A computed fold for a 344-nucleotide part of an RNA from Microgenomates bacterium SCGC AAA011-I21, annotated as small-subunit ribosomal RNA, central domain. Its mean pLDDT, the model's own confidence on a scale to 100, is 83. Its Rfam family is "Bacterial small subunit ribosomal RNA".
Context: one part of a larger RNA
RNA sequence: CUGGGCGUAAAGAGUAUCGUAGGCGGUUGGUUAAGUGAUGGGUUAAAGCCUGGGGCUCAACUCCAGAGAUGCCCAUCAAACUGGCUUACUUGUGGAAAUUCGGGGGUAUCGGAAUUCUUGGUGGAGGAGUGAAAUCCGUUGAUAUCAAGAAGAACACCAAUGGCGAAGGCAGAUACCUAGGGUUUUCCAGACGCUGAUGAACGAAAGCUAGGGGAGCGAAAGGGAUUAGAGACCCCUGUAGUCCUAGCCGUAAACGAUGAACACUAGCUAUUCCCGUAAGGGAGUGGCGCAAGCUAACGCGUUAAGUGUUCCGCCUGGGGAGUACGACCGCAAGGUUAAAACUC
Numbered sequence: 001c002u003g004g005g006c007g008u009a010a011a012g013a014g015u016a017u018c019g020u021a022g023g024c025g026g027u028u029g030g031u032u033a034a035g036u037g038a039u040g041g042g043u044u045a046a047a048g049c050c051u052g053g054g055g056c057u058c059a060a061c062u063c064c065a066g067a068g069a070u071g072c073c074c075a076u077c078a079a080a081c082u083g084g085c086u087u088a089c090u091u092g093u094g095g096a097a098a099u100u101c102g103g104g105g106g107u108a109u110c111g112g113a114a115u116u117c118u119u120g121g122u123g124g125a126g127g128a129g130u131g132a133a134a135u136c137c138g139u140u141g142a143u144a145u146c147a148a149g150a151a152g153a154a155c156a157c158c159a160a161u162g163g164c165g166a167a168g169g170c171a172g173a174u175a176c177c178u179a180g181g182g183u184u185u186u187c188c189a190g191a192c193g194c195u196g197a198u199g200a201a202c203g204a205a206a207g208c209u210a211g212g213g214g215a216g217c218g219a220a221a222g223g224g225a226u227u228a229g230a231g232a233c234c235c236c237u238g239u240a241g242u243c244c245u246a247g248c249c250g251u252a253a254a255c256g257a258u259g260a261a262c263a264c265u266a267g268c269u270a271u272u273c274c275c276g277u278a279a280g281g282g283a284g285u286g287g288c289g290c291a292a293g294c295u296a297a298c299g300c301g302u303u304a305a306g307u308g309u310u311c312c313g314c315c316u317g318g319g320g321a322g323u324a325c326g327a328c329c330g331c332a333a334g335g336u337u338a339a340a341a342c343u344c
Base pairs, nucleotide, nucleotide: 003316004315005314006313007298008297012312014202015201017200018199022195023194024193026089027088029086030085031084032083034082035081036078037077038076039075040074041073042072043071050066051065052064053063054062055061092192093189094188095187096185097184098183099182100181101180104178105177106176107175108174109173110172111155115151116150117149118148119147120146121145122144126137127136163170164169207248208247209246210245211244212243216242217241221237222236223235224234259311260310261309262308263307264306267288268287269286270285271284272283273282274281275280293300294299317344318343319342326337327336328335329334
């Protein structure tokens, strides 16, 4: 000497949902002796290092003797802790019963408003659009208005700083199927737990394949303006797409830019759900906070970025570069993994 970190400086994987290996693991008694500790022994070549002494005039160097260090092995002993085996337990965990919550997921059916289109009636010159215009639509009757019909997509108000979900995400109504959470009882099992390399599954939008659908919106494209130009911003059109079914893709400022689990450490306040007459208790979601503490600061602060433990992922100056090559995946687009030269 045997790192320091990851909200914003480089760094938490999109999710931690399922879960293999591995790592870690609650309370109690007994036993064992693998880890651990003690004592003794063997070995650990010589040289070297260290101590004492000797020889070269000194020293370097060298000779003699001793000591020490590290690893391994054997024997005996100890049994607190870790491990193994075993006994018991209930607080962790799981299950049961009762009850309750929600835009959690899927399928089917239905509803009204609006929009566009079609047909018919009224009507008769404009309409649309903009900063101003024009392209555009309209006497083959538009815009406006009334009636009927068709279609597709999205669900105003309720609505919240609110709810649910692992995340992505989820909102008209009803029915069915299905997953989950909370609370209460303390009934059952009895550590069955936590994390989780590889892996599996899910994963907005855009994009892709096949078949449908196509109202509105609208990349591309065309036209009108603006402008020095205008490949734009504005306007008139408008294809893919947006929607459905089946299958791919696997990425996002996938953000709380904050991995998961457990325990502990002032409060005040708002709100959702359950139990309770209430007081109060439990589970979430927010705000404030010089409680303490942490932080470079901003800020965080029982929903921690505080104090600790366990496990995983990741970072190591800027550029080159999330690129090249290789490999794997993909129909493709591309994705994942991932350098170096060189340069500052």